RNA sequence: UGGCUCAGAAUGAACGUUGGCGGCGUGGAUUAGGCAUGCAAGACGUGCGCGGAAAGGCUCCUUCGGGAGUACUCGAGCGGCGAAAGGGAGAGUAACGCGUGGGUUACCUACCCCCGGGAUCAGGAUAGCGGCGGGAAACUGCGGGUAAUACCGAAUAACGUCUCCGGAUCAAAGGUGAGAUGCCGCCGGGGGAUGAGUCCGCGUCCUAUUAGCUUGUUGGUGAGGUAACGGCUCACCAAGGCUUCAAUGGGUAGCGGGCGUGAGAGCGUGGCCCGUCACACUGGGACUGAGACACUGCCCAGACACCUACGGGUGGCUGCAGUCGAGAAUCUUCUACAAUGGGCGCAAGCCUGAUAGAGCGACGCCGCGUGCGGGAUGAAGGCCCUCGGGUUGUAAACCGCUGUCAGAGGGGAGGAAAUCUACCGGGCCCACUCGGUAGUUGACCUAUCCUCAGAGGAAGGGCGGGGGCUAAGUUCGUGCCAGCAGCCGCGGUAAUACGAACCGCCCAAACGUUAUUCGGAAUCACUGGGCUUAAAGGGUGCGUAGGCGGCCGUGCAGGUGGGAUGUGAAAGCCCUCGGCUCAACCGAGGAAUUGCGUCUCAAACCGUACGGCUCGAGGGAGACAGAGGUGAGCGGAACUUGCAGUGGAGCGGUGAAAUGCGUUGAUAUUGCAAGGAACACCCGUGGCGAAAGCGGCUCACUGGGUCUCUUCUGACGCUGAGGCACGAAAGCUAGGGUAGCGAACAGGAUUAGAUACCCUGGUAGUCCUAGCUGUAAACGAUGAGCACUUGGUCGGAGAAUCCUCCAUAGUUUUCCGGCCGUAGCGAAAGUGUUAAGUGCUCCGCCUGGGGAGUAUGGUCGCAAGGCUGAAACUCAAAGGAAUUGACGGGGGCUCACACAAGCGGUGGAGGAUGUGGCUUAAUUCGAGGCUACGCGAAGAACCUUAUCCUGGUCUUGACAUGCUUAGGAAUACCUUGGAAACUUGGUAGUGCCUUCGGGAGCCUUUGCACAGGUGCUGCAUGGCUGUCGUCAGCUCGUGUCGUGAGAUGUCGGGUUAAGUCCCUUAACGAGCGAAACCCUUAUCUUUAGUUGCCAGCGGGUAAAGCCGGGGACUCUAUGGAGACUGCCGGUGUUAAACCGGAGGAAGGUGGGGACGACGUCAAGUCCGCAUGGCCCUUAUGACCAGGGCUGCACACGUCCUACAAUGGCACGCACAAAGGGAAGCGAACUCGCGAGAGUAAGCAAAUCCCAAAAAUCGUGCCCUAGUUCGGAUUGCAGGCUGCAACUCGCCUGCAUGAAGCCGGAAUCGCUAGUAAUCGCAGGUCAGCAUACUGCGGUGAAUGUGUUCUGAGCCUUGUACACACCGCCCGUCAAGCCACGAAAGUGGGGGGUCGACGAAGUCGCCGAGCUAACCCGUAAGGGAGGCAAGCGCCGAAUCGAAAUCCGCGAUUGGACUAAGUCGUAACAA
Repeated sequence: UGGCUCAGAAUGAACGUUGGCGGCGUGGAUUAGGCAUGCAAGACGUGCGCGGAAAGGCUCCUUCGGGAGUACUCGAGCGGCGAAAGGGAGAGUAACGCGUGGGUUACCUACCCCCGGGAUCAGGAUAGCGGCGGGAAACUGCGGGUAAUACCGAAUAACGUCUCCGGAUCAAAGGUGAGAUGCCGCCGGGGGAUGAGUCCGCGUCCUAUUAGCUUGUUGGUGAGGUAACGGCUCACCAAGGCUUCAAUGGGUAGCGGGCGUGAGAGCGUGGCCCGUCACACUGGGACUGAGACACUGCCCAGACACCUACGGGUGGCUGCAGUCGAGAAUCUUCUACAAUGGGCGCAAGCCUGAUAGAGCGACGCCGCGUGCGGGAUGAAGGCCCUCGGGUUGUAAACCGCUGUCAGAGGGGAGGAAAUCUACCGGGCCCACUCGGUAGUUGACCUAUCCUCAGAGGAAGGGCGGGGGCUAAGUUCGUGCCAGCAGCCGCGGUAAUACGAACCGCCCAAACGUUAUUCGGAAUCACUGGGCUUAAAGGGUGCGUAGGCGGCCGUGCAGGUGGGAUGUGAAAGCCCUCGGCUCAACCGAGGAAUUGCGUCUCAAACCGUACGGCUCGAGGGAGACAGAGGUGAGCGGAACUUGCAGUGGAGCGGUGAAAUGCGUUGAUAUUGCAAGGAACACCCGUGGCGAAAGCGGCUCACUGGGUCUCUUCUGACGCUGAGGCACGAAAGCUAGGGUAGCGAACAGGAUUAGAUACCCUGGUAGUCCUAGCUGUAAACGAUGAGCACUUGGUCGGAGAAUCCUCCAUAGUUUUCCGGCCGUAGCGAAAGUGUUAAGUGCUCCGCCUGGGGAGUAUGGUCGCAAGGCUGAAACUCAAAGGAAUUGACGGGGGCUCACACAAGCGGUGGAGGAUGUGGCUUAAUUCGAGGCUACGCGAAGAACCUUAUCCUGGUCUUGACAUGCUUAGGAAUACCUUGGAAACUUGGUAGUGCCUUCGGGAGCCUUUGCACAGGUGCUGCAUGGCUGUCGUCAGCUCGUGUCGUGAGAUGUCGGGUUAAGUCCCUUAACGAGCGAAACCCUUAUCUUUAGUUGCCAGCGGGUAAAGCCGGGGACUCUAUGGAGACUGCCGGUGUUAAACCGGAGGAAGGUGGGGACGACGUCAAGUCCGCAUGGCCCUUAUGACCAGGGCUGCACACGUCCUACAAUGGCACGCACAAAGGGAAGCGAACUCGCGAGAGUAAGCAAAUCCCAAAAAUCGUGCCCUAGUUCGGAUUGCAGGCUGCAACUCGCCUGCAUGAAGCCGGAAUCGCUAGUAAUCGCAGGUCAGCAUACUGCGGUGAAUGUGUUCUGAGCCUUGUACACACCGCCCGUCAAGCCACGAAAGUGGGGGGUCGACGAAGUCGCCGAGCUAACCCGUAAGGGAGGCAAGCGCCGAAUCGAAAUCCGCGAUUGGACUAAGUCGUAACAA
């Protein structure tokens, strides 16, 4: 930088656990899926004619049985009104559908209100009803007769309508009542109100992988139609209309007030309530009517369901309840018209699933309660514990108090005011109306009050959570299992992350989870982001639309700003006040509603019209530079080929080779000729061009630029979506050309392979002409233009100017090309007048990584392919710059036995020893590159020893402490059984203190706490150790630099063994390391001389410091001295230091040792010791016997001895140091060939002993051989230690006499008293040493240098950071999910075209039928109407093509992981 994620608020929610009460809200979001049943629209008798009538009322009649009529009531019908409202749901609709603002001189409006008029005369039918029929039913036919506020005719006729202005034309109904000018109605007209219709401006989702759409289409004329304008419809005419300001098409969706969220801007949403639209089983259609193309009307078609006598019918819950289905999911088949409202009615009233209420659901919001005060033996129980205690916790118990809610009983305000009746009063005293009094109306709910009892009935007893984010931790269980998880991530034996417990945290009648929205996210950025390297500048130019645009003036008023006004429904939000005890909720008022319209003012700015200007831009004139472009011609060098000459064996090529060429004469060299391509030097962070790009010379044509003059035009400008043009290389088409080079290909090498890198050849191609392609890391990874903002310096092209003139230099100035840098900017790197600074304008582009520049669609291309360009799925990252490390088959400098130079080994042999492996009853365990392997182990026959194996035993134990029961001194010795452990019996023995009771200690025994464990975990640890490495490093304080990580110091120049020291220096100092201090050794010296020494003196011996003595010497052991680059010369920076020298025993840290920085390797060790946790407890503890650790086809490490003559053997002779010694070293002597034995002196040691040092030296033999080398192996005989040498010790003697003649690849040690070689001693130890640790003797060789190995510092690159034993790529194999392609196959939506064509409107026709009007006495005719028929249109259905979705053998890629093969990238 950037994504992912969380904390907040919200919901018509659902799910899990839990659940006391009330108020107010809210509840089918999915299948506009199907529906049983009941109800949801009727009412009017004061419009009309009938019919019925049980009881009761009234009147009349009566044969007293009753009958008739009637008020009333019931029933259907005619008629008027309503049924178009109310109620439901959101399928369709991207539309004038909705919202907002307007128009309607282009319109209608029943009921209601107002105004002013009218209501005359006459007529014919038809339901009902009764009669006869059909049908299962639904229903229906024929003929008879009847009423009206039903229907019709005539009259009347204006302020109505039409009009050619003459005129023409249009109506009515009555009812109630004793009584109507008055009440209720009727008709025509005007106005109002209300409600509709219609038109227009603006706004209203996604998609261009939908770019063109349209034929009634656009307009006109005329006609029809409508309430009304209009192609709304038709005829004719014209050819228009819409569209990148997104038409047309596709997808999705009712819209708004509002609601959620948000600081806001926005984003999301449209449930309840309000407004509006559209729908009513699906599709079509009209009728009636003021109003419908009608939710509970009609007709047709279709699907579905039901009834049926099979002929035919019936139905439409998206009304209220309810049911099925689907679903995670959404209620009662309740009460009432009491209130509000609606319909009808004069009214009473009736109807009303509208509505008011109740029921169910923690679904939401709000409120209340589950008690209050006291109470510490801090109870019990739980949990933890360092066992001391802590905590739960005043919590409980207990004491005192209160009475909310719920429960029981009893009162009870209010939601009610009307209507009507009666009376009274007012209004023209009226049948009307207003007011008052009295009476009349509650489905449901009950506020609130009183009484009762008792903390009782109701969560600190519910839910979630306690690793971080995020408030709150401990123990146990589990052991990468079970599980958790929003992200990061937890879990592999000590889990604050899983599960449980306890404790604490949050919320609380709820708490969590899931889903979704907004927020945080400035993460689509209008407010408010970016594009050098993080994602992102188009390859470049020209230019269309568009956007933006210099200076001055005048006008207009579209934008803009001010004022006024209309509208912006109500509800909601906000403010104030009020009502429910509060709140939620509700009421009233205000504000707001950022918008739109109208009027008006202003004129700065934008716009616009006109006029002017010159600085932007362009033109002109004169100069100048240039690989700018195109075409033609010319040139030399080189190369290749050909011919010829010379020449004679190789050439060529490479890391090295080979293929190849060459005696048919190559290569080399000379001459001549031909050909094609490219133009050395000049050549330059030089030039030109828009970019790509352009380089020999000349000519022709031609584009652009710069400078100077300031003469002209007068804003003519900038940018630029689409568009057009240019566009490296490769590639393609056609035709040429082809010297060199050279994909493919062939061969040779290299290699494990080598389809590569290297070599020899070589085709396309590279070149030319004409076309195509259109891409590149087409890069300054940086779009174009304009303006502004400190500088220095270099280069290129011009001009002007100063010094008296000329030239150069200098100065000034314009343009172009670079470098360094100020401020600023930037994450940093960096950039910095050529900006990545500061601004303006325009264009392009980005929004996590992968999938993928892929798929699909479209388009371009001859093809290759280009342009445009997703999603599913998947990850929690991917990325940039810089930092510190580490690493590099990067670089520089420097070290080390690192190589080299040397010496000696290992690897070959035999043996020893360790390890692996194998074997075994067991072969105990650990150590594993360097840094395990003669290591733990300084020494396994038993023991050791580890339960490793077999067998026999013990269980408070082999060992410790305490308590407890019983007994006994302890102890010593003998004894039975047994392999022993163990066990049986016996003998001796009776101690110390004492207050005489007993006690201390010891032994045996019973029981309890506990012991014990070399059992596990070195990846829980301490301690110790190894290694890098005795390498020179590792850090800190302060300061400074950097946003920061960090840097500086510690780098650089010298120097050193060294971060040693010096100099320089934004560093100055300091610490741990290095060095020094310590030990030892080398020289001298002081002191001291015994057990050491013996020069001189004396004694003495065969000899010997043996003795007296001595301190001189050696030596011993204590203290000192000495060495410091101190001195001299040179080099060096006047330094540090280095080189050489002197002196010195020693010279540049003299040699050696001890000493090991920060850290690394989860290095080693739980089997040295210690220790957390876990495990075992008649055993994983303890004891014992025997075996094993020693086992042997083999492999490796470390050693020993050799292979011989620098040797072997024999004899002789000499010289050490350092050690050890009492359960010891053991002299001498004797015996034995010897190991050794016997005896025994001396010595707790400078005294005695081990003890002989050996190599060396001298002499002799051996004479190059498997030997007089070598000693394995084996046999026999012995010795020693030990309880015991079979498994399994060491030694001796005799005999035997193996391999081996110097060791492949490879590899180890060592730089001086070192390597090599020689022996000695010690520890361990009964015995056992080729091992280990020390000691001295003899005593070398070589080192010019830095290739390898390792290390240090600096630098560089990095995709590494468990750090190159890193990271990581692709094929293949396996698994998996989604996606693409695919012969085909199933389904959906929409329009188009065609076929057929129901109902129905309209038109034509109408020979059939026909009451009202006209003619006619009549018959009959006419007008008008109807049926039927025809035509246009027309739903459904069928067909065609296109489109979308699903399935699909197979296939393609994607993803995953510890597979396979290689090793492409990151270090050259």
The prediction has a mean pLDDT of 83. This is a predicted structure of a 1468-nucleotide RNA (small-subunit ribosomal RNA) from an uncultured prokaryote. Its Rfam family is "Bacterial small subunit ribosomal RNA". Rfam links the family to the GO terms ribosome and structural constituent of ribosome. RNAcentral holds the sequence, with entries from ENA.